RNAcentral holds the full RNA, with entries from SILVA. Predicted 3D model of a 350-nucleotide part of an RNA (small-subunit ribosomal RNA, central domain) from a metagenome.
Context: one part of a larger RNA
RNA sequence: CUGGGCGUAAAGGGCGUGUAGGCGGCUAGGCCAGUCAGGUGUGAAAGCCCUCGGCUCAACCGAGGAAUUGCGCUUGAUACUGCCUGGCUUGAGUGCGGGAGAGGGAAGCGGAAUUCCCGGUGUAGCGGUGAAAUGCGUAGAUAUCGGGAGGAACACCGGUGGCGAAGGCGGCUUCCUGGACCGCUAUUGACGCUGAGGCGCGAAAGCGUGGGGAGCAAACAGGAUUAGAUACCCUGGUAGUCCACGCCGUAAACGAUGGGUACUAGGUGUUGGGGGUAUCGACCCCUCCAGUGCCGAAGCUAACGCAUUAAGUACCCCGCCUGGGGAGUACGUCCGCAAGGAUGAAACUC
Numbered sequence: 001c002u003g004g005g006c007g008u009a010a011a012g013g014g015c016g017u018g019u020a021g022g023c024g025g026c027u028a029g030g031c032c033a034g035u036c037a038g039g040u041g042u043g044a045a046a047g048c049c050c051u052c053g054g055c056u057c058a059a060c061c062g063a064g065g066a067a068u069u070g071c072g073c074u075u076g077a078u079a080c081u082g083c084c085u086g087g088c089u090u091g092a093g094u095g096c097g098g099g100a101g102a103g104g105g106a107a108g109c110g111g112a113a114u115u116c117c118c119g120g121u122g123u124a125g126c127g128g129u130g131a132a133a134u135g136c137g138u139a140g141a142u143a144u145c146g147g148g149a150g151g152a153a154c155a156c157c158g159g160u161g162g163c164g165a166a167g168g169c170g171g172c173u174u175c176c177u178g179g180a181c182c183g184c185u186a187u188u189g190a191c192g193c194u195g196a197g198g199c200g201c202g203a204a205a206g207c208g209u210g211g212g213g214a215g216c217a218a219a220c221a222g223g224a225u226u227a228g229a230u231a232c233c234c235u236g237g238u239a240g241u242c243c244a245c246g247c248c249g250u251a252a253a254c255g256a257u258g259g260g261u262a263c264u265a266g267g268u269g270u271u272g273g274g275g276g277u278a279u280c281g282a283c284c285c286c287u288c289c290a291g292u293g294c295c296g297a298a299g300c301u302a303a304c305g306c307a308u309u310a311a312g313u314a315c316c317c318c319g320c321c322u323g324g325g326g327a328g329u330a331c332g333u334c335c336g337c338a339a340g341g342a343u344g345a346a347a348c349u350c
Base pairs, nucleotide, nucleotide: 004321005320006319007304008303012318014201015200016199017198021194022193023192025088026087027086028085029084030083031082033081034080035077036076037075038074039073040072041071042070049065050064051063052062053061054060091191092188093187094186095184096183097182098181103177104176105175106174107173108172109171110154115149116148117147118146119145120144121143125136126135162169163168206247207246208245209244210243211242215241216240220236221235222234223233258317259316260315261314262313263312266295267294268293269292270291271290272289273288274287275286276285299306300305323350324349325348332343333342334341335340
C1' cells in the first nucleotide's frame, strides 16, 4: 500500500459553521506538468528464469540470453487530468412579488386550576387505602360563598399537523430577528460539494452568585405492608424544579440509518404554495413544486425489513469498526469550581 464493513450483529461524530485538504458543470484556444508512444543511457556482479556446455549423473560449476516491471535524457502525441486566457447558463448565489409556521430573543397582558391569608354560612368530621394508620379538625376543619396574595403551567383547538441544523419549540398582543417554500423569470457567471483541526450551539440532572418558591418532589421523618422492607402504598417534606448571569458538555443526544449530487414502476392520505374547471359552497377535479405519513414493483438484505424521505444503482468528501471480559478502567495530557468530561492502553483471562 492492498480487503471487508457501520438500521437491529463491533461500527455514523449530538448538531451546525467553516480553515487546510480532497473532489468538482458546458465550451474554445494556448502550454505540455501528469498521462501515453518511439529512441537512447543507466538499472554492478552473483542469485532467480530459459538455452547450451563441464565434472560418469546430480548437487555444484562455466557460457550465452532473458529479466531487472525503475530512473535520467531526448523526439513526438494532446483525448483525459492539470495550469493560463476567453466565453456560456443548466449548478450555486443575489433581486422582485407572495403566502405558511409552537423557529429564536425581549416586554406586556389574560383566564381556568392548586395552595395560602381574611371574612360570611355551617357542624363533626375530613383525608387516605386493598384494608388501615400516621396526618388535619370543636382554638371550628372538610364543604360552600365573597375578597385578597403568590408562583408555576397554558385545557379545548391539537392533528403519524407545523417550525428548527440538532437539542428542542404550544395562552394572547407588540417590538427585534433567523431560515425554508412558491411564482416571475431580471441579474452575477462555477462563485460549488465535503470538511481533519478550530469556533459556536447543545435535553435532563448537577455546580457558582443573587433572587423566587404555589404545586410537585430526590434526600429525610412518620404510618402501613412484610420473615425483614433502608422499597413498591399513604401522610408530611428539603434541595431541586422557576428567573438573571456564569459554568458543566453528557443521553436509548434514536430514524439506534453522516452530508451532497444524479438516476430507478406505482397506489393512497395529509401540510404549504402555484395553475385549471366551475351549478363561485368551509367544496370538487387535474397537474406541477416543496414537505410529511402509510402500502407496495424491481433491486437490496443473514433475516427482520428498506423500497423516489432507499437500507436500490453510482460518484465525491468526512467520521467510525476489527472477538468477549479486563475497560470507557489505569497512566499521561487537555478541559472543569467541583461532580466529572475528552483522549485512551496493557498485563491477565476465556
The coordinates come from a structure-prediction model, not an experiment, and the mean pLDDT is 89.